SAM riboswitch aptamer (S box leader) from a Chloroflexota bacterium, 123 nucleotides, folded computationally.
RNA sequence: AUCUUAUCCAGAGAGGUUGAGGGAACGGCCCGAUGACGCCUCAGCAACCGCCAGCGUUUUGCUGGAAAUGGUGCUAAAUCCGACAGGGAAACCACCCGCGUGGUUUGAACUGAAAGAUAAGAA
Numbered sequence: 001a002u003c004u005u006a007u008c009c010a011g012a013g014a015g016g017u018u019g020a021g022g023g024a025a026c027g028g029c030c031c032g033a034u035g036a037c038g039c040c041u042c043a044g045c046a047a048c049c050g051c052c053a054g055c056g057u058u059u060u061g062c063u064g065g066a067a068a069u070g071g072u073g074c075u076a077a078a079u080c081c082g083a084c085a086g087g088g089a090a091a092c093c094a095c096c097c098g099c100g101u102g103g104u105u106u107g108a109a110c111u112g113a114a115a116g117a118u119a120a121g122a123a
Base pairs, nucleotide, nucleotide: 002122003121004120005119006118007117008116013042014041015040016039017038021031022030023029026082027081028080043075044074045073048071049070051065052064053063054062055061079115084112085111086110090105091104092103093102094101095100
C1' cells in the first nucleotide's frame, strides 16, 4: 500500500519545547505571534480488541459490567461544513376575484453514495 466488516451529531488538556503555519485533498468557514502545527512529559476520555458475568450456541453471537491491568485509538469546531446522486423547502415574476397554474433564481431539511479516520480481521 490492498480487501472485508463495524463505527464516526457523545466524551476528554495542562506544562515544556519549537517558531509559521494548521484544520487530508478543492471551495467555504475557522484555529494561529495572547504562539498554532509538530515533538516530549504528565493527565484525562472512550470502550474497538482483550478481561469478567449471564444467555444462546457446532460455530458465529447477544446483553450487561469494570477501567486496577494489557494492545490500539482519541482529547477545537458533527469526519468543521459542502462537494456526487436523489430530494424538494424558500424567494421573485406573470396570469387569476380566489383556489391555483406557469416561469425564473437559489437550491434548506432529509436520504444515499464517494472520500477519509479508527478498530478488528484477511491475503
The organism belongs to Chloroflexota, within Bacteria. It was read from a public genome assembly, where an Rfam model found it.